The RNA shown here (small-subunit ribosomal RNA) has 1522 nucleotides and comes from Sunxiuqinia elliptica.
The coordinates come from a structure-prediction model, not an experiment, and the mean pLDDT is 82.
Rfam family: Bacterial small subunit ribosomal RNA.

RNA sequence: ACAACGAAGAGUUUGAUCCUGGCUCAGGAUGAACGCUAGCGGGAGGCCUAACACAUGCAAGUCGAGGGGUAACAUUGUAGCUUGCUACAGAUGACGACCGGCGCACGGGUGAGUAACGCGUAUGCAACCUGCCUUUGACAGGGGGAUAGCCCGGAGAAAUCCGGAUUAAUAUCCCAUGGUAUUUACGAAUCGCAUGGUUUGUAAAUUAAAGAUUUUAUCGGUCAAAGAUGGGCAUGCGUGACAUUAGCUAGUUGGUAAGGUAACGGCUUACCAAGGCUGCGAUGUCUAGGGGUUCUGAGAGGAUGAUCCCCCACACUGGUACUGAGACACGGACCAGACUCCUACGGGAGGCAGCAGUGAGGAAUAUUGGUCAAUGGGCGCAAGCCUGAACCAGCCAUCCCGCGUGAAGGAAGACUGCCCUAUGGGUUGUAAACUUCUUUUCUGCACCAAGAAUGGUUGCUACGUGUAGCGAUUUGACGGUAGUGCAGGAAUAAGCAUCGGCUAACUCCGUGCCAGCAGCCGCGGUAAUACGGAGGAUGCAAGCGUUAUCCGGAUUCAUUGGGUUUAAAGGGUACGUAGGUGGCCAAUUAAGUCAGUGGUGAAAUCCUGCCGCUUAACGGUAGAACUGCCAUUGAAACUGGUUGGCUUGAGUACAGUUGAGGUAGGCGGAAUGUGUAGUGUAGCGGUGAAAUGCUUAGAUAUUACACAGAACCCCGAUUGCGAAGGCAGCUUACUAAACUGUAACUGACACUGAGGUACGAAAGCGUGGGGAGCGAACAGGAUUAGAUACCCUGGUAGUCCACGCUGUAAACGAUGCUCACUCGCUGUAUGCGAUACAUUGUAUGCGGCCAAGCGAAAGUCUUAAGUGAGCCACCUGGGGAGUACGUUGGCAACAGUGAAACUCAAAGGAAUUGACGGGGGCCCGCACAAGCGGAGGAACAUGUGGUUUAAUUCGAUGAUACGCGAGGAACCUUACCUGGGCUUAAAUGCAGAUUGACAGAUGUCGAAAGAUGUUUUUCUUCGGACAGUUUGCAAGGUGCUGCAUGGUUGUCGUCAGCUCGUGCCGUGAGGUGUCGGGUUAAGUCCCAUAACGAGCGCAACCCUUACCGUUAGUUACCAUCAGUUAGGCUGGGGACUCUAGCGGGACUGCCACCGUAAGGUGAGAGGAAGGUGGGGAUGACGUCAAAUCAGCACGGCCCUUAUGUCCAGGGCUACACACGUGUUACAAUGGCCAGUACAAAGGGCAGCUACCUGGUGACAGGAUGCUAAUCUCUAAAGCUGGUCUCAGUUCGGAUCGAAGUCUGCAACCCGACUUCGUGAAGCUGGAUUCGCUAGUAAUCGCGCAUCAGCCAUGGCGCGGUGAAUACGUUCCCGGGCCUUGUACACACCGCCCGUCAAACCAUGGAAGCUGGGGGUACCUGAAGUCUGUGACCGCAAGGAGCGGCCUAGGGUAAAACUAGUGACUGGGGUUAAGUCGUAACAAGGUAGCCGUACCGGAAGGUGUGGCUGGAACACCUCCUUU
Repeated sequence: ACAACGAAGAGUUUGAUCCUGGCUCAGGAUGAACGCUAGCGGGAGGCCUAACACAUGCAAGUCGAGGGGUAACAUUGUAGCUUGCUACAGAUGACGACCGGCGCACGGGUGAGUAACGCGUAUGCAACCUGCCUUUGACAGGGGGAUAGCCCGGAGAAAUCCGGAUUAAUAUCCCAUGGUAUUUACGAAUCGCAUGGUUUGUAAAUUAAAGAUUUUAUCGGUCAAAGAUGGGCAUGCGUGACAUUAGCUAGUUGGUAAGGUAACGGCUUACCAAGGCUGCGAUGUCUAGGGGUUCUGAGAGGAUGAUCCCCCACACUGGUACUGAGACACGGACCAGACUCCUACGGGAGGCAGCAGUGAGGAAUAUUGGUCAAUGGGCGCAAGCCUGAACCAGCCAUCCCGCGUGAAGGAAGACUGCCCUAUGGGUUGUAAACUUCUUUUCUGCACCAAGAAUGGUUGCUACGUGUAGCGAUUUGACGGUAGUGCAGGAAUAAGCAUCGGCUAACUCCGUGCCAGCAGCCGCGGUAAUACGGAGGAUGCAAGCGUUAUCCGGAUUCAUUGGGUUUAAAGGGUACGUAGGUGGCCAAUUAAGUCAGUGGUGAAAUCCUGCCGCUUAACGGUAGAACUGCCAUUGAAACUGGUUGGCUUGAGUACAGUUGAGGUAGGCGGAAUGUGUAGUGUAGCGGUGAAAUGCUUAGAUAUUACACAGAACCCCGAUUGCGAAGGCAGCUUACUAAACUGUAACUGACACUGAGGUACGAAAGCGUGGGGAGCGAACAGGAUUAGAUACCCUGGUAGUCCACGCUGUAAACGAUGCUCACUCGCUGUAUGCGAUACAUUGUAUGCGGCCAAGCGAAAGUCUUAAGUGAGCCACCUGGGGAGUACGUUGGCAACAGUGAAACUCAAAGGAAUUGACGGGGGCCCGCACAAGCGGAGGAACAUGUGGUUUAAUUCGAUGAUACGCGAGGAACCUUACCUGGGCUUAAAUGCAGAUUGACAGAUGUCGAAAGAUGUUUUUCUUCGGACAGUUUGCAAGGUGCUGCAUGGUUGUCGUCAGCUCGUGCCGUGAGGUGUCGGGUUAAGUCCCAUAACGAGCGCAACCCUUACCGUUAGUUACCAUCAGUUAGGCUGGGGACUCUAGCGGGACUGCCACCGUAAGGUGAGAGGAAGGUGGGGAUGACGUCAAAUCAGCACGGCCCUUAUGUCCAGGGCUACACACGUGUUACAAUGGCCAGUACAAAGGGCAGCUACCUGGUGACAGGAUGCUAAUCUCUAAAGCUGGUCUCAGUUCGGAUCGAAGUCUGCAACCCGACUUCGUGAAGCUGGAUUCGCUAGUAAUCGCGCAUCAGCCAUGGCGCGGUGAAUACGUUCCCGGGCCUUGUACACACCGCCCGUCAAACCAUGGAAGCUGGGGGUACCUGAAGUCUGUGACCGCAAGGAGCGGCCUAGGGUAAAACUAGUGACUGGGGUUAAGUCGUAACAAGGUAGCCGUACCGGAAGGUGUGGCUGGAACACCUCCUUU
C1' cells in the first nucleotide's frame, strides 16, 4: 500500500491399478415432531393438517354542546304515611329505545382463489376522485309539508308487521342571493410530441347554506380555489412447469356514433371493415398469493415466503346492488344453494379465515386470564366512553443467549466392580472418605423501583375573564415484580448418544446366518472391539439422540466451472430459411459500452462504529450497503447503425488437366444352365464318412449348334471419383464436379444452420415384367441324447428391370462443419514451373512413421484427439426401455418423438498380473510310439464300499484313499457292544489326621474284578522311615472342533523355477533385470542388452558302488616255507582276496571337425570308468482351508456316581454283492524224482543252535558252541540224469474230511504248521488299463522289523540268472518358456443367456363401472342495476305495479379432458440351492455384432448387405534400422 479474511474431504466397482460415474457420510438450518432426561433466568416463537364444523363470552361505537323526549339509576323537592317505603315532579345529574351527525371501507384474521399490470421496479394521467386535516376568498335572507318516537287499536308462538291520531330537529322540501362552479355560443393570447392544454373577454341559462352552547368566544354550515393525505387508471421491464398442449380468437382486432363511468377504454350497444395473438411459445393443463426477506453457499447460485413490514385477494358457497368521500362492505342488506338451530308447523334465526375456547383431522402447536397504566384508533368542546388493536401475565426446553450443579488440598493409589500373562498387576482414580474455603443458586425475613408524559384539579405570572408558561397535587394492569440487604448451610440440581472403517472412543460375558444391527461399505453360521448385557472410554451437555425437509459438499446441468474415438454423448449425408457470428480503410451517429451528476431503491433485516440492560442473546442510535431502475450531461477506442471506398475472403471469366462421378441408349466375349443332335458306357455327384439326389427311358464326360438371364476375368493397386449411401466390360449422347494456370471482372456477395426440403446400402412392400446362377421359408438325407442348426441334395419368395413406397444399418474414421496457426522423415495419384528422361520446387488429394503438445490409457500428432475463433447437434449412474401411453408419417412391416412406477450399488473404459483356451510357436518327460511283462476272466489272500449286527470302534475317499494309520486284533492290544463293580477315583505329588499294618497264607461267594472272614503281623539312632486307611488340593476323557493351531506328511515335482537391493521406465497396478539369439538335464553357460549385482532353488560339497595306490592285519585270507588224520587245523606270512581309514582318478583335460563364444559331434586316443559313470540322501517361493486333535503337543467347548475307571464274555474275522492291491495258476522254456554247484545282506542269550537219538513229517528228547568277520541261522533258479507227452493231465491246487505238532492261562467263535485222503474253478482272459530304457524289465531264492504264536501271498532290504526296443514328436496325458484373446480372479469344475414352473412387487391394455373440474348448445331463470310503461298513490318531484334485456343457480344433450376401479390379459423387476437346453465370453468349439426378412420350446438359426469392436496362417505392399 489498500482492499480484504475466502474455497479441506472421505467410504464404496477391481486380485491389484488409473479413469469415468453414480450412491453414501462428515457441516449448517427449521414455526418442527418422536424417544430418554430435566435446576434457574433473560429474549423470542407457538394449527405447517380440515378456507372442516362451531356451544358460550367478549372483539364498534360515540355525541344530550343537533332533536323529540324520560324506560332504568341517582340527587333534590313535594305528598302519603307503617320513618323507611310508596307515589308524584324532566326540576337536576344523567340517559334505555327513537330521529339526526360522524364512525362502522380503519384496526384484527386467513392464503381458498389468482401465472394476472396480481406483485416488484421505473414512468405517465394534457383521462381522474379525495370525508376528516391545513391555507385562502365569499356567504348563511325567507318559507313549507312530513316522519320515527310517544299514545291508541290490531295480527303473530316468535321474529316481526299493519292501521289510526299527534310531534321535533344540524332530517327534508321550495323561493331568494351568487361566482374563479357547470353548460352553450362567439373570440383573443400562449404552450405542448399528438389528441390537446393553460390564461382571459363577452352573452345566456342553472345550482347554496344550520344551527348549538356555560353566549363580548368557540365549535359547526354553504360555495369556490389551492395544499396535504389516501385512492383509481394506463404503460416499459421483470416475475413458475409441461410442446406427449401448436395453433387461438366473434366484442374477437380496428373505425364511426351513442350510452355509461370520478376518469380513459369494446366498458356497453348499433353500424362498417377483417382484423388481432403465436416457435422471442399464443391457446390449454398442472402448480402457486407476490415482495422486503429467511436458510445455505467462497462466490455465482440453489432453496424459501412462519413470526415483523408493504401490496393483493377472501370473509359459509355463488350472484347482486344499496348507502357512502371511500365498499360491491369479516362482526351491513337482498336473492339462490348447502349445512346447523328454534317452532304452536303457519313461519323464523345463523355464519370465529377477530380474541379466548370446543369437537374433528393430525406426528404436532397454548388461557373460555388482567388492564386501558402506556402507545394508537373512533366519537365528543371537554370530562369521558368504547377498543380480545395494544400492553402485560399464564402454558410449552420449540429456538437463541447466560448461570449453576461447587473450589483447594487429599495415596494406604483403600474397599467393591471389571480385566489380565492371575502367589501378582492394571483400571475405575484425587475419584471417594477426610480437612479447609466459597455462597452464584436455594430457603427464610426485610426494603423496594424506572416505565408518568400528557390530561384533570388547584395556585401564581403575562396580556383582553381565554390561551400560554411555571409550581403543587392526582393517575401503574404488569407487581410487592425486577433489584438490594441480612441469616442458614455444599447445603436444592446430570443426563443422553456413541465406541468395525468413514469417525473421537476397547475389553469380558451371552448368543451361534438365530435373535438382532445397519447412513454407506457391511456384521452374525461357537473364540463377534459391528447383535444383547457389563466394566471402561469418547463426544456434547439441561440437554442429547432419531426422523422429516432445505442448501452445502456435488465442477453430479459446469456463466464463474464439464464433456461427446474406445467410458453416457456428433444428427446417415447435403442444400438452405429464421437466428447467431463475420475482412481492410475513412467519415458520421451514439443503440450497446464507459465516466460524471440527479432521482429513486419504504422501514425492519444483513454489515460497521458507539451506546443500554451485571454479560450475552436482545434493544437503541449513527453510518455503510441495498451490486437495481429511470433521467440527464459527456467520451467515441471497440461492437452495432448509416455513408463512401478497397481487394486479400467468396464468386465469375478465359485456358488446360483428371477420374469405376451421374443418367439414358447401343454393343461384346468368357462362364453357367437349358434344349436339339452326335460320340460314348456305368456310374455320376457329394462328404470327415455317408446318404438323399441324377443315371441303361443312356446320365456324368465330350463335340457342334441354338437360346436365356445375370455378372463383367486379366488390367487392379492402403489406386481413383463422389456430400454421404455408393461407383468397375466397351462405346455414344446429355450432365455435374474438383484441381492447376492467368490475375481480366464483381466487390464481403461470407461461415454455420433450429424448423424445412432433397438424397439415402441391404432387407421389405405395391403394380407390371423377367427368372440363368444363388437362395430365407420349406422338404429330404446325415450328425446328435435331441438337432426346429452347423454339413449334403433339392427348392419358393427374393436377388434383375420399370415406376412408386419405406427411411433404417457397426449409415464407422464409432472422430459435425468452416477458418487460422504449430517440428521432421518418407511413399504415392493428378497438374504446373526449371530442364535432357538424372534431379528438384510448388499446389491439391490419398497413405505410413515420428517430436512437442494433448490424452485415463490405448493412442493421436498439418487429413489432430494440439493451440485458438464461429455456429449447430448430442450427453448427465445401471436396469426398467428405445419400452408404455399419446401423437406424426407409412399400404403394411414399421419408423420418428419418447416417459414413469419399481429396482440395484454399482454398470462401464483403458491398461496390469495371473489363470484358462477344442489360440499359436519352441522344448521336455516310459507322455505317445517301438518293445517286454502284467492287471481286467479263475481260485484264494488282503484292504475298501455296501449290507448286516448288541457291536461289527475310529480315521484315510480322483490323481495325492483302498496289503493305507496297522512294522503283526485269540485274551491283552481295544478306542466298540452286553453285563457286573468303583466315585479323589487306575497312577503320581503335597499337607493334615490315623493305624501298624499292607502284602502273604488260607476259607466262603463270584465269570472275574471284587466283597467278606480267619491267621500271621515292620524297622528304629525314638526324631522318624516305610506301608495302608481317611480328608483336602491338584484328576481323568482314543469326547467335539485338522475350518482355531504347533509339529509331521502327501502332491504338483528333483519340475526349473521363485525373489530381492540399487538404478531405469510407467500417473499407477506394475515392468525391466528373468526378455532376444544360441546352448544345456538345468534361470546351465555364452553373446547381446537400462540395467548392474545378489539370495533361495539347479549343479557341486555328503553316503554308496565301479579302478588303483598307501597304511593296518583279527575273528577274515593262505602264494611261498614247515607240520598234519579230513579241514588255514597249526607254526608262520602281510603277497593275494577281504576288511576300513587316508589318498589318487574324469576335467570336454587331449585330438579332429563345426561354432564368435558357450558348447556340440566323433564305435577318436588314453582310461577301470567319458561327457551328471550308476544309485541314494538332499524337495526353492508356493498350491490343494489336502491329511492327521486316534502318535505327540495345544486354544476353546463338553462329561464328572460318567463321555472317567476296573473286570468277564463278545465284536473289530459277519456276507446276496461291487471295487482296488496281490499270491498261485492255467503248463513241456513245464511238472515230478534223484544227484550236484555258486551268494549277498542281515539276525541271535526268555535267543540262534552244530551234532546225536526218535518220528513219514511238523517236531520232540538230549547235547555243544556263540553276547558273534570266531559259533549259529542259510539259498533257489541253474547244471547232470530219469520220467510224464498235450489230457482239466503226474498241470492246478482251492475246498472238505481225518490224524497230529508247536506257541500260549486259553486256539469254539478266531492261530500257524505237518501227514494221509479229497482234487473245485481255471486251457492265457471284453471294453479298457498298469509298470519298465540296462545289470533295467522279467525270473529265482535269502534275510530282517513287528512278534509268545501268527492269518506275511504284505512291507523293507539282499544277492543269483538276465533280455527286447526307441523310426520319431503328428496325436493322448502332465509340465516349462515366449506370445495372443478373454465378459475368468472361488480363476474353465470359471462365467453366463432365454423359455417354462413357484412366490412377491410396481406397471401397460381391457368389455365396462364410478367420480372430478372446465367448455359448448338448448330450456328455465331469483335478487338486482338499467330500460319502457305507468289508468293506482302523491299538489308536485316521484313512487307502487306491469313488461323487457342481462345473469347466479337449476335442468337436458352430445363430445373432450382427467382420476379411481375392473373379470381377463401383456410384458417387466426381485427372490441360497426347481426344469430344459448351452446362445455369448478362448477361433467359446459354426468368429461375433448391426439393420432387415422369414422360421423355431427356449436361448436362437438361416438368407441378404454392412462393420472389426475377430483369432490363426500364408502372401503382397509400405515403413524403420543396418